The prediction has a mean pLDDT of 81. A computed fold for a 104-nucleotide RNA from Pseudomonas panipatensis, annotated as Guanidine-I riboswitch aptamer. The organism belongs to Pseudomonas, within Bacteria. Rfam family: Guanidine-I riboswitch aptamer. About the family: This family represents a conserved RNA structure found upstream of the ykkC and yxkD genes in Bacillus subtilis and related genes in other bacteria.

RNA sequence: CCACAGGCGAACUAGGGUUCCGGUCCACCAUGGGUGGAUGGCUGGUCCGAGAGUUCUCCGGCCCUAAGGACAGGGCUACACGGCGGGAAAAAAGCCCGGGAGAC
Numbered sequence: 001c002c003a004c005a006g007g008c009g010a011a012c013u014a015g016g017g018u019u020c021c022g023g024u025c026c027a028c029c030a031u032g033g034g035u036g037g038a039u040g041g042c043u044g045g046u047c048c049g050a051g052a053g054u055u056c057u058c059c060g061g062c063c064c065u066a067a068g069g070a071c072a073g074g075g076c077u078a079c080a081c082g083g084c085g086g087g088a089a090a091a092a093a094g095c096c097c098g099g100g101a102g103a104c
Stems, first nucleotide, its partner, number of pairs: 006059002009056004015048002020045002022042001023039007060077006079099001081102001085097003
């Protein structure tokens, strides 16, 4: 320096916050409730959500059945430390910039 030990997607989880729902508190109306405000140092529902988490579909690569080819079926597809800062019409994050910078 190079590499298909690759690529798109889906569901979920760790995690995340606070628009909406619910919870809690306050005030008012006035009662079996309603309206408004505050609160995520509220376990929650909705919601966001992983390259380095899980599972799965599809495309690709390699191998086997296997022999000249085709079709089909099966298997494998590893490893992975990581900011600061910035981005999101709710917001934040293990989201995105990013398998980036840097480190080994």